[in-house]
RNA sequence: UGCGGAGUAGAGCAGCGGUUAACUCACUUGGCUCAUAUCCAAAAGAUCGUCGGUUCGAAUCCGACCUCCGCAA
Repeated sequence: UGCGGAGUAGAGCAGCGGUUAACUCACUUGGCUCAUAUCCAAAAGAUCGUCGGUUCGAAUCCGACCUCCGCAA
């Protein structure tokens, strides 16, 4: 420098252009227990890497840039 992949709650991951952004773990609260763990219930937590564009409507499509991983030189 070129090509490919990835970026979504604290962590790991889903999400054929249609509006509640799902799930697991963690955290918080309550229940259960003599107590802890397990177990049960509930709540909170994401402005979807950044900035633009297309569209009635974008996490999703397009462009540029940023970060990480791999390949090639």
Background: A computed fold for a 73-nucleotide RNA from an uncultured Eubacteriales bacterium, annotated as transfer RNA. Its Rfam family is "tRNA". Rfam links the family to the GO term triplet codon-amino acid adaptor activity.